[in-house]
């Protein structure tokens, strides 16, 4: 030089000038003011409230080990399948020898196998012959070859046989609730025992094993304002409520649900948190532990902006002198950690493979 | 802002153990009619909202996604 593959990170930059929201300040003025996804709300949490957040049933979820974390379906590391020449890359990856169910057309059979075409007829059968031997495919054997389907019940080879077959041997695959190594562990490896018995489908009901109580910040608490505590249905102490389907336990006595009826103000929650950088250290890593250091949006649904000049990029025009015009995806509303969608265009490292030169 | 349901022929709905999708109305065609409606007899018409998985096989089961709807304030 070429291809490729995995991680990271930026996502306009300077400068000037008028704004535009927060909060300090008497003021002048000062400090802060979007993102990597603020997004979709798909999982987990913190946090408030439902008396405690209890049991049991139903219900949802997750699903190889291991290990992190508050916690997880997330993240790391390993098995173990499948892809690649390799770096590396995919996998809802737990069980179908515990039962049920289903496997449409096709096909001979689709799960306690089967027999169209085919091959045989050794055995018995019938015809021909004196006999040796033919012959026919009745009985019956066979699953090796075609064929059908997504899938047809081990795979190659020599023996074997009338034709055949795991029928019987040798490798190979498979299989064990067996032994011994390695490894916490999934699992691997060697050995050994079985002719092979067990098709697929659990993102089908299921088993197993672990989780998970319900509800959302419009939770929820203070302040203040206003009204018609009117009407009607249901239950009524073996009830009825207490936010999720039942029941037990608890706790409370009238509740609850509809139509009317008034208020649509004010504070708090509400940003210093599982926070951010830097440095030390453990550990293959995720991430942990200790020091230092910084305070960094936040409100009503409504703010985070425009000119203006130089620069970067990408377009259309060009008389190549320039000149117009854009900035990718998008935009926080209690808050964090994730995954997953969407993203012009760029910088930066690790690795592989080839060809070429010293 | 948070929760919830729904996309199937033009239009309003069916479709359960997953097997190749139907019903009224509506369009068309021909009959009946002086002609029209209603009536009869027939046809056509589906990316199952997209895009992936799982399976032999998806309207159905999983994921992701896009569009629609609907519901939540306090007090008495």
């Nucleotide at each position: 030089g070429g291809a490729g593959u995995c991680g990271g990170c930026c996502g306009g930059g300077c400068a000037g000038c008028c704004g535009c929201c927060g909060c300090c300040g008497c003021g002048a003025g000062g400090c802060g003011g979007a993102g990597g996804a603020a997004a979709g709300u798909c999982c987990g949490g913190g946090c408030u409230c439902c008396g405690c957040a209890g049991g049991g049933c139903a219900g949802g979820g997750u699903g190889c080990c291991a290990g992190g974390u508050a916690a997880c379906g997330c993240c790391u590391g390993g098995g173990c399948g499948g892809c690649g020449c390799g770096a590396g890359c995919c996998g809802a990856u737990g069980g179908a020898a515990a039962g049920u169910g289903c496997c449409a057309c096709a096909g001979a059979a689709a799960a306690c196998a089967c027999a169209c075409c085919g091959c045989c007829g050794a055995u018995g059968g019938c015809c021909c012959u004196u006999a040796c031997g033919g012959g026919c495919a009745c009985a019956g054997g066979c699953a090796a070859g075609g064929g059908u389907g997504a899938a047809a019940a081990g795979g190659u080879g020599c023996g074997g046989u009338a034709a055949g077959a795991g029928c019987g041997c040798a490798c190979c695959g498979c299989g064990c609730u067996c032994a011994c190594c390695g490894g916490c562990a999934a699992c691997g490896g060697u050995g050994g025992c079985g002719g092979c018995a067990c098709g697929g489908u659990a993102a089908a009901c299921c088993c197993c094993a672990c989780c998970c109580g319900g509800a959302g910040c419009a939770a929820g608490g203070c302040c203040a304002a206003a009204u018609a505590g009117g009407g009607g249905a249901g239950c009524a102490a073996u009830g009825g409520c207490g936010u999720g389907g039942c029941c037990c336990g608890c706790g409370c006595c009238g509740c609850u649900c509809c139509c009317g009826g008034g208020u649509a103000g004010g504070c708090c929650g509400c940003a210093a948190g599982a926070g951010g950088c830097g440095c030390g250290u453990g550990g293959c890593g995720a991430c942990g532990c200790g020091c230092g250091u910084c305070c960094c949006a936040g409100a009503g649904g409504a703010a985070u902006g425009g000119c203006u000049g130089c620069c970067a990029g990408g377009g259309g025009c060009u008389u190549c002198g320039g000149u117009c015009c854009c900035u990718a995806c998008a935009g926080a509303a209690c808050c964090c950690g994730g995954c997953u969608u969407a993203c012009a265009g760029g910088c930066c490292g690790g690795c592989u493979c080839c060809c070429u030169c010293c | 802002g948070c929760c919830g349901g729904a996309g199937u022929a033009g239009c309003u709905c069916a479709g359960u153990c997953g097997g190749u999708a139907g019903a009224g109305c509506a369009a068309c065609u021909g009959a009946u009619u002086c002609g029209u409606a209603a009536u009869c007899a027939g046809u056509a018409g589906g990316u199952c909202g997209g895009a992936g998985g799982u399976u032999c096989g998806a309207u159905u089961c999983c994921u992701c996604u896009c569009u629609c709807c609907g519901g939540c304030a306090c007090c008495a």